[in-house]
This record gives sequence, C1' cells and structure tokens, in this order.
RNA sequence: GUGAGAAAAAAGCAAAACCGAAGUAAUUUGGUGACGCAAAGCUAUAGGGUCUAAUUAUAUUAGAUAGCCAGUUGCCUUA
Repeated sequence: GUGAGAAAAAAGCAAAACCGAAGUAAUUUGGUGACGCAAAGCUAUAGGGUCUAAUUAUAUUAGAUAGCCAGUUGCCUUA
C1' cells in the first nucleotide's frame, strides 16, 4: 500500500417510540431509549437518488437527507 471482518480487545455512534424546543413542511435539536452500525466519522459550493415548500403538473427555484449510493479521512484484528 491492497484485500477481508470469523474470533478478540479498547473505544464510539444511536433507529423506532415518548416528552420539550425550532421550522409552513421535509427535517433538525435536548432528554429518555437501543433497532442496528467497521466508518452510523466528516462532506449536501463535485455527481446520482429520495423527500419537502412555492404553482394543478412538468420544468425551475429554495430547502432537507450522507442511518440511500457516492467522495474523503481514519481505529483494531487479520491475509
């Protein structure tokens, strides 16, 4: 540097639901909570997808989502 995650160790994140806050909404956020995650770290001025608002729709514009793909950095073990 490349491939892999069966077993082990150390650490980490936190779905749904409920309560509070922000937002027209998607959704975000604090608490409780753990469905899961080897990148469930970071990135939404690069690309695709999905969702929301504006209009009836398309297109467009503005937003949201990386726990959809992706890009990028990286821990442990192992070949």
Predicted 3D model of a 79-nucleotide RNA (c-di-GMP-I riboswitch aptamer). The sequence was found by an Rfam model in a public genome assembly.